[in-house]
Molecule: Bacterial large signal recognition particle RNA
Organism: Chloroflexota bacterium
Formats: sequence, structure tokens, C1' cells
RNA sequence: UCGUGCUAAGCGGGGAGCUGGCGGUGCCCUGUACCUGCAACCCGCCUCAGCAGGGCCGAAUUCCCAUCCGAGGUAACGACUUGUCGGGCUCGGCCCGGAUAAGUGGUAUUGAAAGCCGGGCUCUACGCAACGGAGUCCUGUGAACUCCGUCAGGCCUUGACCGGAGCAGCGGUAAGCAGACCGCUCCGUGUGCCGUAGAAUCACCUGGCUGGAGCAGGCUGUCCGGGUAACACCGGGAGGCCGGUAUCGACGAUGGGUGCACGA
Repeated sequence: UCGUGCUAAGCGGGGAGCUGGCGGUGCCCUGUACCUGCAACCCGCCUCAGCAGGGCCGAAUUCCCAUCCGAGGUAACGACUUGUCGGGCUCGGCCCGGAUAAGUGGUAUUGAAAGCCGGGCUCUACGCAACGGAGUCCUGUGAACUCCGUCAGGCCUUGACCGGAGCAGCGGUAAGCAGACCGCUCCGUGUGCCGUAGAAUCACCUGGCUGGAGCAGGCUGUCCGGGUAACACCGGGAGGCCGGUAUCGACGAUGGGUGCACGA
């Protein structure tokens, strides 16, 4: 140096999470690189850190180490942003109540506030009026016969006269019906201060007297109190996206390293 046969190693790796720690199953990223059994309210091990069994390959393109690159993941921080929860002891905003009278407006010497007196409004009693109802008065109508008067005709009576009863008609009237202004009587009332006498009187209206310049509080402003979570503010927590920092880091690239036996 070449050939043959073995062994070590290898037959994926990484991240987060879990774990006293290591690894696995599961999830995620790379990538294609054996099989079977076990395994997340977990399975197996103990710093030599999956266990058990079987198979392939095998000293280098395949194993080991270092450096570089760097998919991707994780952490805290910062900016922006989404939506959510809480706070009215939040000096914002909004609403309600009260006070004030700075501004503005209103009213006032054709008399403010304040005070006094009278009346009304409120209630009670009596009376009166009104209204409603009923009755009466009045007018008209109104009884075939069973109301009154007068009774034609006819009927009865008589010798005749007179007379009698009496229908219709006419007049009047009763019950009833209709109408109507007024008048009268009775009953009633959440009608009315019309009259009289009382009661009460905070407020409201009105008249008068005293008084002699304010009054009122509409709007703005200021102050006090109460409320309100839609907005602003404060605070908590859950995400998204960007930035740099830190950390882990696959694949890949480069360089280096690494057995045994036999034969020629």
C1' cells in the first nucleotide's frame, strides 16, 4: 500500500413542557435515517441515566471533536395595538338636589322687601236663588150608551091642550191625551258667597295702610352634597405584531481525530 474478516460506534436530531434529574410516549421545528412490546390522572432508568427482545451496517461520504452558518423555539424588557375585568374616596365628563348673586336678563318711585288690617279661596248651619223632577193653574181635545143641561124628529100618555121618558145634535164637564211662557206647591243637589252667623287660615288671589329700594333666581359662573362605569382617567390580567438583548439550537459547510486480527 492492497485484500479479507471482526469490534467500538451508528441505524435521526432539536425545542418547549413534564421531572429531584435523564430519556421515552404526546405537542412543535427540521429532516427521511430498522422492527416488536410498555407509556401522561404516565412508562423506564439514575450522572455510564429509557427498559426488554430481534435485525442491518461497520473504521469512514456514514462514527467522534472543534469552528462557522443558521431553520426554529423560549424568556424578560420596550413601543404600537385588540378586546376584557375592577374602581365614583377619580379634583375629568354627565345627571340630580341645595346655596350664592360675580355676569346677563326680568321686575320695581305708576312704590320693592318687611309688617298690619279687610275680603275671596277652605269648612259648618240657616235662608234664598238656580237647576232637575213631580203636582197644580191655563189652553185645546175629550163620554154612542153607563155625567150634567137643552132636547129637533120619533115614541108614550091624553078627546085635545099640557105633560113624560129620552136618541141624535148642540153646549159644558169627569177620567184620559196633547201643548205651553208665566204663576203656585212639594222633593232633591259635589249648582251659587246671593244674605246672615261662626270656625280655620301654611300657601294662593285681591283691596287698603305703614315703609322707602330693592326683589326674584330664568341662563352663564362659583361653592357644597348625592349619584353614574357609555367616554376620559387609574389599576389588574389575556392576546397580536414589531424591535433589539439573552438563551437553546436541527440541517448544512470547513478542518481535524479515531481501533483489532489475518494474508500478500